[in-house]
RNA sequence: GAAGUCAGCCAGACCGCCGCUGGUGCAAUCGCCGAAAGGCCGCACUGGAGGAAGGUCCGGACUGCACAGGGCAGCGUAGGAGGUAACACCUCUCCACCGCGAGGUGAGGAUCAGAGCAACAGAGACGAGCCGAUUCAGUUCGGGUGAAACGGGCAAUCUCUACGCGCAGCAACACCAAAUAGGCACACGUUGACCUGGCCCGGGGAGUGUGCGGGUAGGUGGCAUCGAGCCGCUCUGGCGACAGGCGGCCCAGAGGAAUGGCGGUCACGGUUCAGCGUCGCGAGACACGGAACUGCACAGAAUCCGGCCUAUCGGCUGACUUCACAC
Numbered sequence: 001g002a003a004g005u006c007a008g009c010c011a012g013a014c015c016g017c018c019g020c021u022g023g024u025g026c027a028a029u030c031g032c033c034g035a036a037a038g039g040c041c042g043c044a045c046u047g048g049a050g051g052a053a054g055g056u057c058c059g060g061a062c063u064g065c066a067c068a069g070g071g072c073a074g075c076g077u078a079g080g081a082g083g084u085a086a087c088a089c090c091u092c093u094c095c096a097c098c099g100c101g102a103g104g105u106g107a108g109g110a111u112c113a114g115a116g117c118a119a120c121a122g123a124g125a126c127g128a129g130c131c132g133a134u135u136c137a138g139u140u141c142g143g144g145u146g147a148a149a150c151g152g153g154c155a156a157u158c159u160c161u162a163c164g165c166g167c168a169g170c171a172a173c174a175c176c177a178a179a180u181a182g183g184c185a186c187a188c189g190u191u192g193a194c195c196u197g198g199c200c201c202g203g204g205g206a207g208u209g210u211g212c213g214g215g216u217a218g219g220u221g222g223c224a225u226c227g228a229g230c231c232g233c234u235c236u237g238g239c240g241a242c243a244g245g246c247g248g249c250c251c252a253g254a255g256g257a258a259u260g261g262c263g264g265u266c267a268c269g270g271u272u273c274a275g276c277g278u279c280g281c282g283a284g285a286c287a288c289g290g291a292a293c294u295g296c297a298c299a300g301a302a303u304c305c306g307g308c309c310u311a312u313c314g315g316c317u318g319a320c321u322u323c324a325c326a327c
Base pairs, nucleotide, nucleotide: 001323002322003321004320005319006318007317008316009315010314012266013265014264015263016262017261018260020048021047022046023045024044025043026042031040032039033038050298054309055308057307058306059305060304061303062169063168064167065166074165075164076163077162078161079093080092081091082090083089094108095106096105097104098103109160110159114158115157116154117153130143131142132141133140173221174220175219176218183212184211185210186209187208188207194204195203196202229249230248231247232246233245235244236243237242268295269294270293271292272291273290275288277286278285279284
């Protein structure tokens, strides 16, 4: 220098203006919406997407169902040891395969428990036999093919073994709570309750009133957090995943769903233009700074967390491998 392997990181920066949304404080207890429950309006300060927030594939937290115990069925996992709240994840390691190598990949238990399957070729493919020769005699010898010919293979076919899983999911679940209809209790009521303008007459008239309880609309919590929490360490143990210790931090959150828009400067990539430099006889190649135009990916939290998988313009860092050259 070229080609690679593995691990990690960034995902434009700053300023101004206008907005959206959570929290805290102040102000207010007035006003607005609503039957109620409950919600809202002002000012200041402050927080406001990701490495995958995605797919919803796996594992958990949490909640309800008999505080989920035993069995069957069903589903899943599969070398060994370990990590973890748990896992199908991660680590170390054995074996097999791929690679010159750094490294990568692996559903890698069991086929004397039972069943099933085997393309093409081949006479014959799981039952033993068949073909040719030979012998007293299935007695002996040979058999092109094919992955496999009588002794084996496949468990990513059923099955067996071991282990794991109760079922449903935040539209879980808890609380507050209308209208209408229906339910229950009590009171009154054809000897007229009740309605008809307050009363009387007249008229209508079989229900009327009060209370209770359940469900629905609606509202609040769950729900944003002192946590399997985040960051750092030339600390301790361990090959490692990881565990412990010490120090620091509090870090989005709605409910049709906020996290945005505009302008400016700078940075980065691409294209074009002209310039300059180096190399080359030359065509040309490479590098540098400048101007104009243009671009800046995949994507968008919805109860929360750990993984896996998938998508992703462009760029950066470290360790290692192979080859070539120089010393």
Bacterial RNase P class A from Burkholderiales bacterium RIFCSPLOWO2_12_FULL_64_99, 327 nucleotides, folded computationally. Model confidence (mean pLDDT): 77 of 100. The source organism's lineage runs through Bacteria, Pseudomonadati, Pseudomonadota, Betaproteobacteria and Burkholderiales. It matches the Rfam family "Bacterial RNase P class A". Rfam describes the family as follows. Ribonuclease P (RNase P) is a ubiquitous endoribonuclease, found in archaea, bacteria and eukarya as well as chloroplasts and mitochondria. The RNAcentral record of the sequence draws on ENA. It is recorded under the gene name rnpB.